Record summary
Predicted 3D model of a 72-nucleotide RNA (transfer RNA) from Nephromyces sp. ex Molgula occidentalis. Its Rfam family is "tRNA".
């Protein structure tokens, strides 16, 4: 310089265009002399950013930041 990939909860990750969930953490409440485990609950999201398609976009298009990686 130039192609690949990938960006979703505090972290690790899903989610054939039909509106976002799992485990973990974190809070509370069971069990337990206590604590740790274990059960059950509750809480957490501008899905990297802008714009375009489309009734409908985390999902498609573009342009853009950020990271890895490959080539020059």
């Nucleotide at each position: 310089g130039a192609a690949a990939u990938g960006c979703u909860a505090g972290c690790u990750c899903a989610a054939u265009g039909g509106a976002a969930g799992a485990g973990u953490a974190a809070u509370c409440g069971g069990c337990u002399u206590u604590u740790a485990a274990c059960c059950g609950a509750u809480u957490g999201g501008u899905u990297c950013u802008g714009a375009g398609u489309u009734c409908a976009a985390a999902u498609c298009u573009c342009a853009g930041g950020c990271a890895u990686u490959u080539c020059a």